The RNA shown here (c-di-GMP-I-GGC riboswitch aptamer) has 74 nucleotides and comes from Desulfocapsa sulfexigens DSM 10523.

């Protein structure tokens, strides 16, 4: 640098339930764990999804960009 086979001192955390905020998709805290090597961070593209048609949400749908952990092998 280039790549993900095996893992984990570790992280993160889906459905689903609790409280909360919102009109709503959803956020948010907490419990919980299907799953993640970027399930980190940007709504730029495309999809989806809500809409009071103004606009919003999703980064764990796919892509782009940008940063990073561990490591077998190269």
């Nucleotide at each position: 640098a280039u790549a993900g086979a095996a893992a984990a001192u570790g992280c993160c955390a889906a459905a689903c339930c609790u409280g909360u905020u919102g009109g709503a998709a959803a956020g948010c805290a907490g419990g919980g764990a299907c799953g993640g090597a970027a399930a980190a961070c940007u709504g730029c593209g495309g999809g989806u999804c809500u809409u009071u048609a103004g606009a919003g949400a999703u980064a764990g749908c796919c892509g782009a960009g940008u940063u990073g952990c561990c490591u077998a092998a190269u």